Predicted 3D model of a 73-nucleotide RNA (transfer RNA) from Candidatus Methanoperedens sp. Model confidence (mean pLDDT): 80 of 100. The RNAcentral record of the sequence draws on ENA and MGnify. The same sequence occurs in records of 5 taxa. NCBI's taxonomy places the organism under Archaea, Methanobacteriota, ANME-2 cluster, Candidatus Methanoperedentaceae, Candidatus Methanoperedens. Rfam family: tRNA. It is annotated as a transfer RNA.

[in-house]
RNA sequence: GCGAGAGUAGCUCAAUUGGUGGAGCGUCUCCUUGCCAAGGAGAAGGUCGCGGGUUCGAGUCCCGUCUCUCGCU
Numbered sequence: 001g002c003g004a005g006a007g008u009a010g011c012u013c014a015a016u017u018g019g020u021g022g023a024g025c026g027u028c029u030c031c032u033u034g035c036c037a038a039g040g041a042g043a044a045g046g047u048c049g050c051g052g053g054u055u056c057g058a059g060u061c062c063c064g065u066c067u068c069u070c071g072c073u
Stems, first nucleotide, its partner, number of pairs: 001072007010025004019056001027043005049065005
């Protein structure tokens, strides 16, 4: 230099052909208990790497760009 894959909640990862972004763990509150742990109920937490474009509507499609991984030269 060229090609492929990945980037989404604090962490690990989903999102079914474009139609309101979720789960597990973690955090917080409450219940249960004399206390802790375990268990139960609920809540908070996201500019979907960044910038543009297409569209009534983009995590999803297109272009550029950044980072990481793998391969080729």